[in-house]
């Protein structure tokens, strides 16, 4: 210098003027409200609502079945399908990246289309070999699975021996599987040695099995206040019943319930509603995720819903994706441009 | 805001447990018939299965993530 890998930060700044939405204070006013002042006012994803938790209600959130989720190991956490560290497998020269990664031999069932001889208690089309027949081409019977061919996948690979031809049939090495022993590690697992010719696939994001976890609904949850009426009618079900928000049963509680038509409130007020697993700084523990201590700060909370415009300077060509609605931890997705750190490979120069 | 459902040809819909080339009706196009049109008859084409990634030998189908569309939800008695 070129080509890459990983991670982090930012996403206009400052000043002025005019607006928008809440809060507090002062003055005026019976009040509604008006005027003035002070202070606050979106994000890295506020998003998708994909996970998890807090909170609230369902009497308790109890037992069983069903259903759903997770799935290498250890740790972190309020919890998780998250994060960190490690193991194993795969890709790359490498930095590094990817993996839903339990079980398909000792539970069972199922599927593997087409092609092919044969696809799951395997099998023989061509070929090779032997025997018989035939003048021959070839035919019949048998052996074989080395070679060809089919397929995503064909029951170890290479070499030697062996044989009629062959074959783990035998042997050496390699690969895999299983068993035993020793050593290391909390563990997943790894290393070494010995033995067994054992060499009998794949799919569980197919049913399923195993281990662990999960009650349901959601702030339009839920509570209080105010106002108002026809507390009415039809249909259906019904006390071995119905309802209490879960699909079913048990247990517990209550005695009508569901649906349609009609009536009222008039889109009413207050609480929940933001101070929290909170942000920042320092110190300590830990490889890290994270945890602990101390200090300091208060930082939107509304009503169908507020953040903008202009000017000046810097910067530089006007800025990307995008707007809270109960809150928080994650994941995922969208994102113009700019900056920083660490590392790898190749080439050149010293 | 919260919850639920759907996406296959131009339109409306099928596509059990993954498997040959994804089908049906209407519409469209061409032809026959007619002086012409309609109707009728014959024939034909039409698809990234909303998009992407993965599992599998193989995905419309299974899993995950996005995109688009639709529906429901105030209180009292």
């Nucleotide at each position: 210098a070129g080509a890459g890998a990983a991670g982090g930060c930012u996403g206009g700044a400052c000043g002025g003027u005019c607006g928008c939405c809440g809060g507090c204070c002062g003055c005026g006013g019976c009040a509604a409200c008006g005027c003035g002042g002070c202070g606050g006012g979106a994000g890295g994803a506020a998003a998708g609502u994909c996970c998890g938790g807090g909170c609230u209600c369902c009497g308790c959130a109890g037992g069983g079945c069903a259903g759903g989720g997770u799935g290498c190991u250890g740790g972190c956490u309020a919890a998780c399908c998250g994060c960190c560290a490690g193991g194993g497998g795969g890709a790359g020269c490498g930095a590094u990246c990817c993996c839903a990664c339990g079980g398909a031999c000792c539970a069972g069932u199922g599927c593997c289309a087409c092609a092919g001889a044969a696809a799951g208690c395997a099998g023989a089309c061509c070929g090779c070999c032997g025997c018989g027949c035939g003048c021959a081409a070839g035919c019949g019977c048998g052996g074989u699975a080395a070679g060809g061919g089919u397929g995503a996948a064909a029951c170890g690979g290479u070499g030697a021996g062996g044989u009629a031809a062959g074959a783990g049939c035998u042997c050496a090495c390699c690969a895999g599987c299983g068993g035993c022993g020793c050593g290391g590690g909390u563990g997943a697992c790894c290393g070494c040695g010995c033995c067994g010719g054992c060499u009998c696939g794949g799919c569980a994001a197919a049913c399923c099995c195993c281990a662990c976890c999960c009650g349901g609904a959601g702030c339009a949850a839920g509570g209080c206040c105010a106002a108002a009426u026809a507390g009415g009618g039809g249909a259906g079900c019904a006390a071995u019943g119905g309802c209490g928000u879960g699909g079913c049963c048990c247990g517990c509680g209550c005695c009508g319930c569901u649906u349609c038509c009609g009536g009222g409130u008039u889109c009413g007020g207050c609480c929940g509603c933001u101070g929290g697993a909170g942000a920042c700084g320092c110190c300590g523990g830990g490889c890290a995720a994270c945890c602990g201590g101390c200090g300091c700060c208060c930082u939107a909370g509304a009503g169908a819903a507020a953040u903008g415009a202009c000017c000046g300077u810097c910067g530089c060509c006007c800025a990307c994706c995008a707007g809270g609605a109960c809150c928080c931890g994650g994941c995922u997705u969208a994102c113009a441009g700019g900056c920083c750190u660490u590392c790898u490979c190749u080439g050149g120069c010293g | 805001g919260c919850c639920c459902c759907c996406g296959u040809a131009g339109c409306u819909c099928a596509g059990g447990u993954g498997g040959a080339c994804a089908g049906a009706g209407c519409a469209g196009c061409g032809g026959u018939u007619u002086c012409c049109u309609a109707a009728a008859c014959c024939g034909c084409g039409u698809g990234c299965c909303g998009g992407g990634u993965g599992u599998u030998c193989g995905a419309g189908u299974c899993a995950c993530c996005c995109c688009g569309g639709g529906g429901g939800c105030a209180c009292c008695a």
Predicted 3D model of RNase P RNA and transfer RNA as a complex of 427 nucleotides. It holds a member of the Rfam family "Bacterial RNase P class A". Rfam describes the family as follows. Ribonuclease P (RNase P) is a ubiquitous endoribonuclease, found in archaea, bacteria and eukarya as well as chloroplasts and mitochondria.